SAM-I/IV (S-adenosyl methionine) riboswitch aptamer from Oleisolibacter albus, 112 nucleotides, folded computationally. The sequence was found by an Rfam model in a public genome assembly. Of the family's consensus pairs, 100% are formed in the model. Taxonomically the source falls in Oleisolibacter (Bacteria, Pseudomonadota, Rhodospirillales, Azospirillaceae). Rfam family: SAM-I/IV (S-adenosyl methionine) riboswitch aptamer. Rfam links the family to the GO terms regulation of gene expression and S-adenosylmethionine metabolic process. Rfam 15.1 lists 567 matches to the family in 508 species. The family is grouped with related families in Rfam's "SAM clan".

RNA sequence: AAGCUGCAUCAAGAGUUGGGCCGACGCCCAACGCCAACCUGCCUUCCCGGGCAAGGUGGCGCCUCCCCGCGGGGGGAGGGAUGCGGCCGGACCGGCAACCAAUCGGGACACA
Numbered sequence: 001a002a003g004c005u006g007c008a009u010c011a012a013g014a015g016u017u018g019g020g021c022c023g024a025c026g027c028c029c030a031a032c033g034c035c036a037a038c039c040u041g042c043c044u045u046c047c048c049g050g051g052c053a054a055g056g057u058g059g060c061g062c063c064u065c066c067c068c069g070c071g072g073g074g075g076g077a078g079g080g081a082u083g084c085g086g087c088c089g090g091a092c093c094g095g096c097a098a099c100c101a102a103u104c105g106g107g108a109c110a111c112a
Stems, first nucleotide, its partner, number of pairs: 006084005015032007033060003038056003041052003045108005062079007086096004
C1' cells in the first nucleotide's frame, strides 16, 4: 500500500464565506465555524455507569426495497458510510504529547 474478514453505530445533532469546474443539477478546494463520545486520554487505585471535544478519526441531506398499521407510527432486508487512536526512533522493542474542560453515581480492594 492493497485485499479479505469480524464487531459497533447510522435515533438525534451541526454551515457560512471565498475560489474553481459545469449548459444545468451539482461537484471539488480553502478559510473560519459548528456537531458528535467511535478510539486514546482525563474526571478515581481498579471495574461498571455517566461526563469532558484535550489527542486521533469522522460528520454538518444516507439511499433503495419489503412487511405490519385507518393513521401518527413500528419492524425488517440489501446497498452505502463511519469507527475499532496519533507521533518519533537505532523498530518482535523503546520513547513522546493529549485542555484553562469535566471534576459525578454505584461497586471492589487497601488503610485508619